RNA sequence: CAGCGGGGCCGGGCGGUCGCGGCCUUGCGGCGUACGCGCGGCUUCGGUUGCGUGGUGCCGCGGGGGCGAGGAAAGUCCGAACUCCAUAGAGCGGUGUGCCGGAUAACGUCCGGGGGCCAGGCUUCAAGGCCUGAGCUACGGCCAGUGCCACAGAGAACAUACCGCCUCGCUUUGGCGGGGUAAGGGUGAAAAGGUGCGGUAAGAGCGCACCGGGCGGGCAGUAAUGCGCGUUGCAUGGUAAACCCCACACGGAGCAAGACCAAAUAGGGAGAGAGUGCCGGCUCGGCGCGCUAAGAUCUCCGGGUAGGUCGCUGGAGCCCGACAGCAAUGGCGGGCGUAGAGGAAUGACCGUUAGAACAGAAUUCGGCUUAUGAGCCCCGCUGCAAA
RNA sequence: GCUGGCGUAGCUCAGCUGGUAGAGCAUCUGAUUUGUAAUCAGAGGGUCGGGGGUUCAAAUCCCUUCGCCAGCUCCA
Numbered sequence: 001c002a003g004c005g006g007g008g009c010c011g012g013g014c015g016g017u018c019g020c021g022g023c024c025u026u027g028c029g030g031c032g033u034a035c036g037c038g039c040g041g042c043u044u045c046g047g048u049u050g051c052g053u054g055g056u057g058c059c060g061c062g063g064g065g066g067c068g069a070g071g072a073a074a075g076u077c078c079g080a081a082c083u084c085c086a087u088a089g090a091g092c093g094g095u096g097u098g099c100c101g102g103a104u105a106a107c108g109u110c111c112g113g114g115g116g117c118c119a120g121g122c123u124u125c126a127a128g129g130c131c132u133g134a135g136c137u138a139c140g141g142c143c144a145g146u147g148c149c150a151c152a153g154a155g156a157a158c159a160u161a162c163c164g165c166c167u168c169g170c171u172u173u174g175g176c177g178g179g180g181u182a183a184g185g186g187u188g189a190a191a192a193g194g195u196g197c198g199g200u201a202a203g204a205g206c207g208c209a210c211c212g213g214g215c216g217g218g219c220a221g222u223a224a225u226g227c228g229c230g231u232u233g234c235a236u237g238g239u240a241a242a243c244c245c246c247a248c249a250c251g252g253a254g255c256a257a258g259a260c261c262a263a264a265u266a267g268g269g270a271g272a273g274a275g276u277g278c279c280g281g282c283u284c285g286g287c288g289c290g291c292u293a294a295g296a297u298c299u300c301c302g303g304g305u306a307g308g309u310c311g312c313u314g315g316a317g318c319c320c321g322a323c324a325g326c327a328a329u330g331g332c333g334g335g336c337g338u339a340g341a342g343g344a345a346u347g348a349c350c351g352u353u354a355g356a357a358c359a360g361a362a363u364u365c366g367g368c369u370u371a372u373g374a375g376c377c378c379c380g381c382u383g384c385a386a387a
Numbered sequence: 388g389c390u391g392g393c394g395u396a397g398c399u400c401a402g403c404u405g406g407u408a409g410a411g412c413a414u415c416u417g418a419u420u421u422g423u424a425a426u427c428a429g430a431g432g433g434u435c436g437g438g439g440g441u442u443c444a445a446a447u448c449c450c451u452u453c454g455c456c457a458g459c460u461c462c463a
Base pairs, nucleotide, nucleotide: 001383002382003381004380005379006378007377008376009375010373012353013352014351015350016349017348018347020068021067023065024064025063026062027061028060029059030058031057032056033055035054036053037052038051039050040049041048042047070358074369075368077367078366079365080364081363082254083253084252085251089284090283091282092281094250095249096248097247098246099113100112101111102110103109114139115137116136117135118133119132120131121130122129123128140245141244145243146242147239148238149237162185163184164181165180166179167178168177169176170175193211194210195209196208197207198206212234213232214231215230216229218227219226220225258310259309260308261307268301269300270299271298272297275289276288277287278286303462304461317336318335319334320333321332323330324329388459389458390457391456392455393454394453397412398411399410400409406443414430415429416428417427418426436452437451438450439449440448
């Protein structure tokens, strides 16, 4: 420098003219005032009443100031806060997660480590082994049990012999039959450990060496796991994003949760009904209502209201610095502070600049996933060139 | 806003304890009829909404995404 891979940052800027939604402040006008002050009238001297003014409430018309969508506000896929139902209880069932350690309020998220895959390099007669890690990894257990493995194939799970190889018998010399074998061929996604040497009639863990596996104990490590030792010739494949087993976690509903005020009316009609609501599958338990009609509750039809306040934005908050830690992150010091609507504001046009996509809050946070523009920065791998 | 369900032939739906995707109607061809309908025989037609993964193998299992539909306010 080129190609590839990974991560991070930004999410237009400046100026002008109009416009929208909250908040703060302020002027004018109208209506009111169980408040204060001043003046006047009446007075039985206790008060009462009128006007003015200050404060204050509502309505209308303005002025000024400052603030006003996102990195995903999205999908609603996870986890929480918050609210109600019992302070959320017991058992079964159900759902979810799944190597190990850590972070965190929590998580299926994040960080670090291990194993595996894959790629590259080196090496061995071969199987295989070693090194590196840009990259990928839903990675507990199928010798706990059960199920499934279509078609093809001889045989698909405590198995089998189609072709073949060897041997024996017969023979019309083409083969046929019995036995042995599982190296080679063939089928298949998968064929009952692999490679090499020995051995044999031919073969075979039949024997040996190495690799792989099982079992036992040792060392290192918090652990996953790794390393080496002994022993065993070793039938026991795949599938758990199949049932299931093991470990751990989970009560249910969701701001249309829920609380308060106001308004309104037919607390009406029909049916079911002994249990039912909280409660979601069952049983137990708790509380409330009801238990044979003055009947809880449920379904359908019909009726009324479609107003206001709170929840509603200060939080597991953001930025900077140094510290602890490999990191995620944590505590410390300093600073910042303002969207909160309710048919729903956050915009439009013009100029300039080199370019602007995806898209728009609705209870609030932490993540994941998906969509997306022009660029900038960092790290790594490979190739080429130069020193 | 919150919650739940469904996408399979032109239409309506099966199949979803994994093993070559089916039915009815519709379409086309032939037979029957003077002709049409009906009837009979046969044929064609499928990215199983899209993408990725698990598996030997996916409409079916898992993840993600797109589209469609339904329910949920207050009083009594």
Annotation:
Predicted 3D model of RNase P RNA and transfer RNA as a complex of 463 nucleotides. Its mean pLDDT, the model's own confidence on a scale to 100, is 78. Rfam match: Bacterial RNase P class A. Its family is annotated with tRNA processing, ribonuclease P activity and dimeric ribonuclease P complex in the Gene Ontology.